Guanidine-I riboswitch aptamer from Nitrosomonas communis, 108 nucleotides, folded computationally. The source organism's lineage runs through Bacteria, Pseudomonadati, Pseudomonadota, Nitrosomonadaceae and Nitrosomonas. Rfam family: Guanidine-I riboswitch aptamer. Rfam describes the family as follows. This family represents a conserved RNA structure found upstream of the ykkC and yxkD genes in Bacillus subtilis and related genes in other bacteria. The function of this family is unclear although it has been suggested that it may function to switch on efflux pumps and detoxification systems in response to harmful environmental molecules. The sequence was found by an Rfam model in a public genome assembly.
[in-house]
RNA sequence: GUAAUAGCAAACUAGGGUUCCGGCUUCCGAUGUUGAGAAGUGUCUGGUCCAAGAGUUUCUGGCUUCGGUGAUAACGAAGCUCCACGGAGGGAUAAAAGCCCGGGAGAU
Repeated sequence: GUAAUAGCAAACUAGGGUUCCGGCUUCCGAUGUUGAGAAGUGUCUGGUCCAAGAGUUUCUGGCUUCGGUGAUAACGAAGCUCCACGGAGGGAUAAAAGCCCGGGAGAU
C1' cells in the first nucleotide's frame, strides 16, 4: 500500500428505555369502607414494547463428498459455512439501547 458483500429469515436472551398496562407518590373526590378522575415518577424487580455483524437456537440458502442417474437431473445422507478489538458523533421510534449509520472511522 492492497484485499474480505463473510448469506436470508424467525424465535429468544444479555441489554434498553417509558407510549400503553400495572406499581408508587401527590392532588381531587368520598368518608364507615371501597374509589371515578388528573398530574408526576423508570432513581418502579414488573406485563406489552425495542433488541445484538462481533450473543443463543432453529429454519432455509450456498459449497464439498458419497449414494443415486444416461446425466454436472430430481431426490437422499454426511460434513463445512471460519474469524471478528472498536470509539466519538448522528438518526429512528413514546423513549433508550449491544437498534440503524456500522464488519463504518480508527486499531490490529